[in-house]
The prediction has a mean pLDDT of 81. Transfer RNA from an uncultured Mycoplasmatota bacterium, 73 nucleotides, folded computationally. It matches the Rfam family "tRNA". By type it is a transfer RNA.

RNA sequence: GGUUCGUUGGUGUAGUGGUUAUCACGCUCGCCUGUCACGCGAGAGAUCACGGGUUCAAGUCCCGUACGAACCG
Numbered sequence: 001g002g003u004u005c006g007u008u009g010g011u012g013u014a015g016u017g018g019u020u021a022u023c024a025c026g027c028u029c030g031c032c033u034g035u036c037a038c039g040c041g042a043g044a045g046a047u048c049a050c051g052g053g054u055u056c057a058a059g060u061c062c063c064g065u066a067c068g069a070a071c072c073g
């Protein structure tokens, strides 16, 4: 340098173009307990790596860029 794959809350993830983006762990609050932990309930937290395009509508399709990985040279 070329090809392919990946990038989504703090972390790990789901999401076959159509509601306010899923779940787990973590975090906050409440219940429970003599206290903590466990358990139960509730809540906050991602404008989906960045920019552009297609579309009535994009996390999803297309192009470019950045970062990471594998393979080839």
Stems, first nucleotide, its partner, number of pairs: 001072007010025003018056001027043005049065005